Predicted 3D model of a 245-nucleotide part of an RNA (large-subunit ribosomal RNA, domain VI) from a marine sediment metagenome.
The RNAcentral record of the full RNA draws on MGnify.
Rfam family: Bacterial large subunit ribosomal RNA.
Its mean pLDDT, the model's own confidence on a scale to 100, is 81.
[in-house]
Context: one part of a larger RNA
RNA sequence: UGUUGGAUGUCUGAAGGGAAGGACUUUUUAGUACGAGAGGAACGAAAGUUCGAAGCCACUGGUCUACCAAUUAUCUGAUAAGGUAUGUUGGGCAGCUACGCUUUAAGGGAUAAAUGCUGAAAGCAUCUAAGCAUGAAACCCGCCUUGAAAAGAGACAUCUUGAAACUCUCAUAGAAGAUGAGUUUGAUGGAACCAAUGUAUAAGUGCCAAGGCAACGAGGCAUUAAGCAUGUGGUCACCAAUCGU
Numbered sequence: 001u002g003u004u005g006g007a008u009g010u011c012u013g014a015a016g017g018g019a020a021g022g023a024c025u026u027u028u029u030a031g032u033a034c035g036a037g038a039g040g041a042a043c044g045a046a047a048g049u050u051c052g053a054a055g056c057c058a059c060u061g062g063u064c065u066a067c068c069a070a071u072u073a074u075c076u077g078a079u080a081a082g083g084u085a086u087g088u089u090g091g092g093c094a095g096c097u098a099c100g101c102u103u104u105a106a107g108g109g110a111u112a113a114a115u116g117c118u119g120a121a122a123g124c125a126u127c128u129a130a131g132c133a134u135g136a137a138a139c140c141c142g143c144c145u146u147g148a149a150a151a152g153a154g155a156c157a158u159c160u161u162g163a164a165a166c167u168c169u170c171a172u173a174g175a176a177g178a179u180g181a182g183u184u185u186g187a188u189g190g191a192a193c194c195a196a197u198g199u200a201u202a203a204g205u206g207c208c209a210a211g212g213c214a215a216c217g218a219g220g221c222a223u224u225a226a227g228c229a230u231g232u233g234g235u236c237a238c239c240a241a242u243c244g245u
Base pairs, nucleotide, nucleotide: 005160006159007158008157009156010155011154015146016145017144018143021051022050023049024048025047026046027045028044034039052104053103054102055101056100060098061097062096063095067091068090069089070088071087072085073084074083075082076081093231107141108140109139114134115133116132117131165245166244168182169181170180171179188240189239190238192235193234194233195232196230197229198228199227204223205222206221207220208219211216
C1' cells in the first nucleotide's frame, strides 16, 4: 500500500517452522518355556539410570565490583566518620546461572517389507485381478511455535468524530528502531514510611580490666535481635510525568 467507511479487542487456521532422541539397568514375566541334569530365556508390563536437546529459577549449589562485618598500609592533626589499593578475609538478597528442576508422553490415521481372509481368470490352486484385515523409531496428526497479503485477502463483539503518534515518567522490553506499562479521572519512576531480607550487636555513656606513682590503658560487659543497607513487596501524590507539537 492492499483487502473498500474508520477504529479497538478477541478469535479461526489455509500454509509454514521446530520436532530429539540414543543407550542401558532393575523388577515382573520366571526358576517358567527348554533341558536327563547342570543350567536357563523371550513377547508383554512396570520402575528407573546415563548422554544429548529445549525451557525455567520454587528448592539445592555457585557467583553477587548493590550491601554488612573484621582487618592491613597510607591520607584527611587525634576520636568518630571516611578516601585510595575490586587491598585482603568472612557472609550475602535480587538478578544471572548448573552441579538444581521440568519436558523430551500416551494415543490415533494411512502405509513399507512382510503376514493373512475370501476369491476367480485357469471347475484345482492362488494374499489380488474385484473386495476385506494386520503390519515399522520412517510418513500424517497429536506436542511447541509463526500465521488474514490465505487476491476465495476470513469470523465475532463493541464504538461512531475525533483518532493516532511525538514529547514526557518508565520496564515484564531492549544494539538503534521496535515492544509493553503510565501520563493528575495517576501509584509510571524517585523520595518518605512499613514489611521482608542481608550482615551481626553501631556511636556515645556507664562499669570491669593485665599493669602503672600517676596520667593512662589493649580488651571485655551492659545499654543493643542494635546500627547500617536494599536493584524486593506494599502504603503514600511530597517531587517529576506540567506545558506543548